[in-house]
Molecule: transfer RNA
Organism: archaeon
RNA sequence: AGCGGGGUAGGGUAGCCAGGAGUGCCCGCUGGGCUCAUAACCCGGAGACCACAGGUUCAAAUCCUGUCCCCGCUA
Numbered sequence: 001a002g003c004g005g006g007g008u009a010g011g012g013u014a015g016c017c018a019g020g021a022g023u024g025c026c027c028g029c030u031g032g033g034c035u036c037a038u039a040a041c042c043c044g045g046a047g048a049c050c051a052c053a054g055g056u057u058c059a060a061a062u063c064c065u066g067u068c069c070c071c072g073c074u075a
Stems, first nucleotide, its partner, number of pairs: 001074007010027005020058001029045005051067005
């Protein structure tokens, strides 16, 4: 320098191809239930302006362009 994969709650992972409510799952946090009590189990809650900036669109996590960071391959 070129190519490929990735960046989404505190952590992990789907969702993107085919635009339509920040939507889902696991762990963690937290309120309650259960228990003599703790763990386990059950019910609820908070927490993400989806890496950044621009563009297209009535509407963008999703499409397009550029940039940054991480991983791998090639030279």